């Protein structure tokens, strides 16, 4: 230099055109003499920017940007 994957809640990660979800985590209750576990329940996201397609985009197309890999490697 070329090629590929990834990019969604504070963390892992689902969701593959039609009103974003789980699990831990936080924070609230209930339970205990009290912490801890357990149960319930609250919070909490412009889906990485940008732009195009469509009534209608996290989901398709381009373009960038990070971010993991893989091949060349020479002047």
């Nucleotide at each position: 230099g070329c090629c590929g994957g990834c990019u969604u809640a504070g963390c892992u990660c689902a969701g593959u055109g039609g009103u974003a979800g789980a699990g831990c985590a936080a924070c609230g209750g209930u339970u205990u003499u009290g912490u801890a576990a357990a149960c319930c329940g609250u919070c909490g996201g412009u889906c990485u920017u940008c732009g195009g397609u469509u009534c209608a985009a996290a989901u398709c197309c381009g373009a960038a940007a990070g971010u993991c890999g893989g091949c060349u490697c020479c002047a």
Overview: This is a predicted structure of a 75-nucleotide RNA (transfer RNA) from a Verrucomicrobiaceae bacterium. The RNAcentral record of the sequence draws on ENA. Rfam family: tRNA. It is annotated as a transfer RNA. Taxonomically the source falls in Verrucomicrobiaceae (Bacteria, Pseudomonadati, Verrucomicrobiota, Verrucomicrobiia).